[in-house]
RNA sequence: CGAGUAGAAAACUAGGGUUCCGGCCGGAGGCUAUCCUUCCGGUGACUGGUCCGAGAGUUUUCAUCCAGCGCCCCCGUCCGCGGAUGGCACUGGACACACGGAGGGAUAAAAGCCCGGGAGGC
Numbered sequence: 001c002g003a004g005u006a007g008a009a010a011a012c013u014a015g016g017g018u019u020c021c022g023g024c025c026g027g028a029g030g031c032u033a034u035c036c037u038u039c040c041g042g043u044g045a046c047u048g049g050u051c052c053g054a055g056a057g058u059u060u061u062c063a064u065c066c067a068g069c070g071c072c073c074c075c076g077u078c079c080g081c082g083g084a085u086g087g088c089a090c091u092g093g094a095c096a097c098a099c100g101g102a103g104g105g106a107u108a109a110a111a112g113c114c115c116g117g118g119a120g121g122c
Stems, first nucleotide, its partner, number of pairs: 007062006015052002020049002022046001023043008064094005070088003074083003097117001099120001103115003
């Protein structure tokens, strides 16, 4: 200096808004009255349920790599066994580092989602 690899998914969380549910406010009805109940509108500086949700968050599983070990297959054999490649299963290990706008996009809407391990910085 050049090339290659450093993977995938799920559950959850930080966080997020407001489609639905609920709450709150207002309005119009139903029921003989109260109670109760239906519909419409507003509200996320409404705690919540549903929902979205991390490259640089957590956990788990899988994949990959290294080592060990057993079996299958093949070759050789002094028939005791020995050995190469490949395959399968199991066990242990490895799986690093990571500062980051603005702006735009999707969804009902927003976000640590996507653009993006981007631009940029060291």
Predicted 3D model of a 122-nucleotide RNA (Guanidine-I riboswitch aptamer) from Rhodospirillum sp. Taxonomically the source falls in Rhodospirillum (Bacteria, Pseudomonadati, Alphaproteobacteria, Rhodospirillaceae). The coordinates come from a structure-prediction model, not an experiment, and the mean pLDDT is 84. It matches the Rfam family "Guanidine-I riboswitch aptamer". Gene Ontology term of the family: regulation of gene expression. Of the family's consensus pairs, 100% are formed in the model.